[in-house]
Context: one part of a larger RNA
RNA sequence: UGACGGGGGCCCGCACAAGCGGUGGAGCAUGUGGUUUAAUUCGAUGCAACGCGAAGAACCUUACCAAGGCUUGACAUCCACUGACAACUCUAGAGAUAGAGCGUUCCCCUUCGGGGGACAGAGUGACAGGUGCUGCAUGGUUGUCGUCAGCUCGUGCCGUGAGGUGUUAGGUUAAGUCCUGCAACGAGCGCAACCCUUGUCCUUAGUUGCCAGCAAGGGCACUCUAAGGAGACUGCCGGUGACAAACCGGAGGAAGGUGGGGAUGACGUCAAAUCAUCACGGCCCUUACGCCUUGGGCCACACACGUGCUACAAUGGAUGGUACAAAGAGAAGCAAGACCCGCGAGGUCAAGCCAAUCCCAUAAAACCAUUCUCAGUUCGGAUUGGAGUCUGCAACUCGACUCCAUGAAGCUGGAAUCGCUAGUAAUCGCGGAUCAGCAUGCCGCGGUGAAUACGUUCCCGGGCCUUGUACA
Numbered sequence: 001u002g003a004c005g006g007g008g009g010c011c012c013g014c015a016c017a018a019g020c021g022g023u024g025g026a027g028c029a030u031g032u033g034g035u036u037u038a039a040u041u042c043g044a045u046g047c048a049a050c051g052c053g054a055a056g057a058a059c060c061u062u063a064c065c066a067a068g069g070c071u072u073g074a075c076a077u078c079c080a081c082u083g084a085c086a087a088c089u090c091u092a093g094a095g096a097u098a099g100a101g102c103g104u105u106c107c108c109c110u111u112c113g114g115g116g117g118a119c120a121g122a123g124u125g126a127c128a129g130g131u132g133c134u135g136c137a138u139g140g141u142u143g144u145c146g147u148c149a150g151c152u153c154g155u156g157c158c159g160u161g162a163g164g165u166g167u168u169a170g171g172u173u174a175a176g177u178c179c180u181g182c183a184a185c186g187a188g189c190g191c192a193a194c195c196c197u198u199g200u201c202c203u204u205a206g207u208u209g210c211c212a213g214c215a216a217g218g219g220c221a222c223u224c225u226a227a228g229g230a231g232a233c234u235g236c237c238g239g240u241g242a243c244a245a246a247c248c249g250g251a252g253g254a255a256g257g258u259g260g261g262g263a264u265g266a267c268g269u270c271a272a273a274u275c276a277u278c279a280c281g282g283c284c285c286u287u288a289c290g291c292c293u294u295g296g297g298c299c300a301c302a303c304a305c306g307u308g309c310u311a312c313a314a315u316g317g318a319u320g321g322u323a324c325a326a327a328g329a330g331a332a333g334c335a336a337g338a339c340c341c342g343c344g345a346g347g348u349c350a351a352g353c354c355a356a357u358c359c360c361a362u363a364a365a366a367c368c369a370u371u372c373u374c375a376g377u378u379c380g381g382a383u384u385g386g387a388g389u390c391u392g393c394a395a396c397u398c399g400a401c402u403c404c405a406u407g408a409a410g411c412u413g414g415a416a417u418c419g420c421u422a423g424u425a426a427u428c429g430c431g432g433a434u435c436a437g438c439a440u441g442c443c444g445c446g447g448u449g450a451a452u453a454c455g456u457u458c459c460c461g462g463g464c465c466u467u468g469u470a471c472a
Base pairs, nucleotide, nucleotide: 001472002471003469004468005467007466008465009464010463011462012461013460015456016455019420020419021418022417023416026310027309028308029307030306031305032304033303034301035300042053043052064296065295066294067293068292069291070290073127077126078125079123081121082120083119088101089100090099091098092097106117107116108115109114129285130284132283133282134281138279139278140274141273142272143270145268150189151188152187153186154185155184156165157164158163169180170179171178195262196261197260198259200230201229202228203227204226205225206224209220210219211218233256236250237249238248239247240246312413316372317371318370319369320368321367328360330358333353334352337349338348340347341346379410384405385404386403387402388401389400390399426448427447428446429445430444431443432442
């Protein structure tokens, strides 16, 4: 100087407390451990791994396994040789591939001798190739403490020195935020602000939007769209305070003291994660640890854990009727409509739309009416049998959905444990990425919309000062 203390003081955080809803019990989905396996590819492992890399494993992906093949190679550059290549058909084969047939004779320049270029074939070696190892050789990227308020420097001063001072103190703040004081005076990275979004108003612009209208045509006040501006600064008033910073209350205001949300992550810590995004040192393989193909596996299942979904019902289930969104996607796409076909998933025909125009697209919870009457039930939907639809070469291993039948566990969950302070929790539906198909996951969107916070003794994490130390 740090670190640590079941030392002290001050302070903060959904840290506790006060509340609301869960997890832990059930079934299923998904990830992991373990076990199994020819293979169940690899990585991630306290917080900070476990619906994580993976925004989507039937083939492909795919790295794994079995079998069948290739060896200058699936891919790149160079050298010399030959020639267009392709497409199509047949045969063998699981296919990769092999054989046969059919077919064709590239482009530019030219002194017509040839030269150059791209492509293909066979050849030679230089080489290619490696998701092989090392994240403890690395770059880059990322997590975490933590959006915590800290981390430092120049000059000066103090100290033999390590170092200190500044950065401590008194107040104050979300903040090393600001004020005052002080051997310090200044400065930098952080904080804040500048950026995006949302809440109010104004201006400009009105089509595909909005308004009235039967329409043609018309209008731009409103809604809205999208560009610019205004507005909030403790600015004003009162009180407290040290005549300060600031705090408390009030006015006006759409909004009040950082208005709400986001982006933004200091010096560093964990030899944290990643050699499998990529790059790269070293090591290793080179008729194989490279490459191609078919099939299988990544989907196994006594079990254990994490994260979720659906429930256990009456604040509910069922049937019928009736409202109100936002944000997105759409051309190998989104698809209206038909009183077409089908109980339905869907099919057929097909208008419109490269989209403020058309479409996906009926939002659902809510509300109104009827029914069920507390039961393993008209709760719950697992599982299984049958029949189908769609995507796709192909749904056996191993897809999603529909209909009929079946109708399991489950009556609110032990010890323990998680989230959340407001348009939040809870609850309800909608969309998107990935994607041929496949969502209870992820990322967004809006609808309905609470309870509680006395307080800081205690648990956890953190900041500042101080004290002890046989630790560094």
A computed fold for a 472-nucleotide part of an RNA from Priestia aryabhattai, annotated as small-subunit ribosomal RNA, 3' major domain. Its mean pLDDT, the model's own confidence on a scale to 100, is 83.